[in-house]
RNAcentral holds the sequence, with entries from Rfam. A computed fold for an 87-nucleotide RNA from Ciceribacter lividus, annotated as Glycine riboswitch aptamer. It matches the Rfam family "Glycine riboswitch aptamer". Rfam describes the family as follows. This family represents the bacterial glycine riboswitch.

RNA sequence: GCCAUCUUGUUGGGAGAAGCCGGUUCGAUCCGGUGCCGAAGGAGCAACCGCCCCGGAAACUCUCAGGCGAAAGGACCACAAGGUGCC
Numbered sequence: 001g002c003c004a005u006c007u008u009g010u011u012g013g014g015a016g017a018a019g020c021c022g023g024u025u026c027g028a029u030c031c032g033g034u035g036c037c038g039a040a041g042g043a044g045c046a047a048c049c050g051c052c053c054c055g056g057a058a059a060c061u062c063u064c065a066g067g068c069g070a071a072a073g074g075a076c077c078a079c080a081a082g083g084u085g086c087c
Stems, first nucleotide, its partner, number of pairs: 003085007011078003018034001020033004035068003041064001042062003048056002
């Protein structure tokens, strides 16, 4: 200096789906029921990477978990700081 990768962050952005029904409650709380969503996490398939073996691997699929007003959370992207590797 640059690329890759990891971590952190009182930084910026960040989707979807019932403010459903019955009871209850100060209440969108709790219990039960029905319907629905996918972008925490988890599981499955495997194009691809790699390939002796082992292995890695999606924003696809499932919906266990989670979620379905706002807030919060939020994969991921950007930014900042730092670690490691590379030149």
Notes
Its mean pLDDT, the model's own confidence on a scale to 100, is 77.